[in-house]
Context: one part of a larger RNA
Molecule: large-subunit ribosomal RNA, domain II
Organism: Candidatus Buchananbacteria bacterium
RNA sequence: GCCAACGAGUCUCUUUUACCAAUUGUCUAAGCGCUUAUGGCGCGGAGGCACAGGGAAACCAAGUCUUAAAAGGGCGAAAUAUAAUUGGUGGGAGAGGACCCGAAGCCAGACGAGCUUGCCAUGGCCAGGAUGAAGCUUUCAGAAAUGAAAGUGGAGGUCCGAACCCGUUUGUCGUGCAAUUCAUUGGGAUGAGCUGUGGUAAGGAGUGAAAAGCUAAUCGAGUUUGGUAAUAGCUGGUUCUCCCCGAAAUAGUUCUAGGACUAGCCUUUAUGAAAAAAUAUCUUGGAGGUAGAGCACUGGAAGAAAUACCGUGGCUUCGGCUAGGCAUUUUUACCAAACUCCGAAUGCCAGGAUAUGUGCAUAGGGAGUCAGACAGUGGGAGCGAAGUUCCAUUGUCGCGAGGGGAACAACCCAGAUCAUCAUCUAAGGUCCCUAAGUUUAAGCUAAGUGUUAGUAAGGAGGUGGAAUUUCUCAGAUAGCUAGGAGGUUAGCUUAGAAGCAGCUAUCCUUUAAAAAGUGCGUAACAGCUUACUAGCUAAGAGAUUUUGCGCCGAAGAUAUCCGGGACUAAAGUUUAACACCGAAGAUAUGGCUUGGUACAUAUUUAUAUGUAUCAGGGGUAGGGGAGCGUCCUUAUUGCGCUGAAGCCGCAGCCGCGAGGCGCGGUGGAGCGAUAAGGAGUGAGAAUGUUGGC
Numbered sequence: 001g002c003c004a005a006c007g008a009g010u011c012u013c014u015u016u017u018a019c020c021a022a023u024u025g026u027c028u029a030a031g032c033g034c035u036u037a038u039g040g041c042g043c044g045g046a047g048g049c050a051c052a053g054g055g056a057a058a059c060c061a062a063g064u065c066u067u068a069a070a071a072g073g074g075c076g077a078a079a080u081a082u083a084a085u086u087g088g089u090g091g092g093a094g095a096g097g098a099c100c101c102g103a104a105g106c107c108a109g110a111c112g113a114g115c116u117u118g119c120c121a122u123g124g125c126c127a128g129g130a131u132g133a134a135g136c137u138u139u140c141a142g143a144a145a146u147g148a149a150a151g152u153g154g155a156g157g158u159c160c161g162a163a164c165c166c167g168u169u170u171g172u173c174g175u176g177c178a179a180u181u182c183a184u185u186g187g188g189a190u191g192a193g194c195u196g197u198g199g200u201a202a203g204g205a206g207u208g209a210a211a212a213g214c215u216a217a218u219c220g221a222g223u224u225u226g227g228u229a230a231u232a233g234c235u236g237g238u239u240c241u242c243c244c245c246g247a248a249a250u251a252g253u254u255c256u257a258g259g260a261c262u263a264g265c266c267u268u269u270a271u272g273a274a275a276a277a278a279u280a281u282c283u284u285g286g287a288g289g290u291a292g293a294g295c296a297c298u299g300g301a302a303g304a305a306a307u308a309c310c311g312u313g314g315c316u317u318c319g320g321c322u323a324g325g326c327a328u329u330u331u332u333a334c335c336a337a338a339c340u341c342c343g344a345a346u347g348c349c350a351g352g353a354u355a356u357g358u359g360c361a362u363a364g365g366g367a368g369u370c371a372g373a374c375a376g377u378g379g380g381a382g383c384g385a386a387g388u389u390c391c392a393u394u395g396u397c398g399c400g401a402g403g404g405g406a407a408c409a410a411c412c413c414a415g416a417u418c419a420u421c422a423u424c425u426a427a428g429g430u431c432c433c434u435a436a437g438u439u440u441a442a443g444c445u446a447a448g449u450g451u452u453a454g455u456a457a458g459g460a461g462g463u464g465g466a467a468u469u470u471c472u473c474a475g476a477u478a479g480c481u482a483g484g485a486g487g488u489u490a491g492c493u494u495a496g497a498a499g500c501a502g503c504u505a506u507c508c509u510u511u512a513a514a515a516a517g518u519g520c521g522u523a524a525c526a527g528c529u530u531a532c533u534a535g536c537u538a539a540g541a542g543a544u545u546u547u548g549c550g551c552c553g554a555a556g557a558u559a560u561c562c563g564g565g566a567c568u569a570a571a572g573u574u575u576a577a578c579a580c581c582g583a584a585g586a587u588a589u590g591g592c593u594u595g596g597u598a599c600a601u602a603u604u605u606a607u608a609u610g611u612a613u614c615a616g617g618g619g620u621a622g623g624g625g626a627g628c629g630u631c632c633u634u635a636u637u638g639c640g641c642u643g644a645a646g647c648c649g650c651a652g653c654c655g656c657g658a659g660g661c662g663c664g665g666u667g668g669a670g671c672g673a674u675a676a677g678g679a680g681u682g683a684g685a686a687u688g689u690u691g692g693c
Stems, first nucleotide, its partner, number of pairs: 001693006011096014025049003031043005053060002063075004099237002102234001106227006117201009126191001128160003131156001135152007164188003170183002203219001205215003240627006250263005264369002266366007278356009292342001293340002298336003302332006309325002313322003372397010402413003417591004422587003428581003431565003437578001439577006450567002458552002462549010479536005485509003490504003515530001519528002592617012628682001630679010646666005652661003
């Protein structure tokens, strides 16, 4: 891992509710008697509920309590078989292990010091080498104390280093040789040393040169048994079928926030009002202060003017003047969630009409939900960040399949009862992958731009359209030829400044035209060139604005993000048009089923069946309804050695399905059907349990 078996809402009491049954008051309990004896029948009314309530109570009583009250008010009666009681079944609640499995823990009693910690008793062990304390002896010095030297001596939690003890480093191993080893390296090695044997101290206790270490591979409280099915607002699991409806992720409160309670939203039962409350559209009438706008208030903030005052700065002839400031007024253009002289659209309320046929209330039973997500719109927070966060409102997902979007809960289209090798469409598409146009008409783009959801400021003789304007056969624009002069080297400055370093001015003359000079250049000149002019040529040339599509700007992490191939008068893009494809949508035909209505048949009400017709049948949590199957019991009735159950097979039949029947084989002795009843009643999941492989 797989297979098989086992494996989870049960039982008792109390209570509530729905249905059914019995009685009219109702039911018996213990117990007793009889019996065909775990059973049944009878007796048994003790007691419970009901029959009268009110009050805390005394107490009173169809009333009573409150109160001073004969005032008011509360709860009752007036009133009902639509009632009451008892029993059964189903749903719920409470107490219990209470759907099942699951803690870490808490308490009590026992068992442990053959591991390890400390201690006690009694034994054992420590190669070799080094160092050389005290003391002693001798000699020397000294009066001596004492000192020095040599010798002797053999101290030490001394040194080096085996055994022994330990475990520093690195490697090995890491389903190991080993639940801590092996190799290497290392520490101690006469000591607070190591070690054998025996003994002793224990669970809130021991022992501890202290690490909360150790107390038998277990220690911030050992192990084991019991209390015990501890508790678990937590995780996981919870077993057959079909049919109808179908949520919530919100509010308030909460030692509350991943839990609860009440409300909201779902379901189910009964009742009610009723041509109608409900929804949609149209229409009529309302309330309102948002968007916008505005400055009339409250505030903000900018410019100008006038007046009054100040005026420290500047000027001054000392008289003042002026920059500036403050206040008021006037005026111009503005700003505001907590401003409003104004003021929509929606939405909301009410009346009417039309359509649909829904919706609401009351009284009960049962829930689930309280982590929501994204998208559009209006806002708060944030950075006008976030697949961010918090509200409002709508949608979808959640609980929703199908088609589109390459893929893609939330986007677009559209809501799956079943069948069909039928038809029409939606979104989206129609060259090939790939169903359908290489469709029609007119443009644009040359960048593979684009066929993608999206890029900026800025830059550019890309290219198409539109508009305005200037010059132009009296010859424009470009090109070519020629000229481009004189006063003068303008004045100043300067070493120099001659059109051309810089400053000032920028005149006059000759001319077809020629600047006191556009750019290069020189030390300064020179030189080249431009403006300007003529000729040649010849018909358009220039400038500005705006707009379509393109270009640069343009950087990302596996490998070029059009889904790919690929595409250029497109298969890109703009405008217009027709056709087609395309879904579980719509339609067509047939079937199943739920609810309503009508009719018919059957019977006793009321149900059942059938026919017609109308409306439905996505669905998680969850509510409701109807069934299948397993084991056992009772009654009735059957099958079976001419073959029961079980097992295997089937292309057979019935049922929407759970399932049932039939046939064949195997097997070899029991097993069904119908009507009731009772449950240890249905497995794929629980790191489920046991067994097997």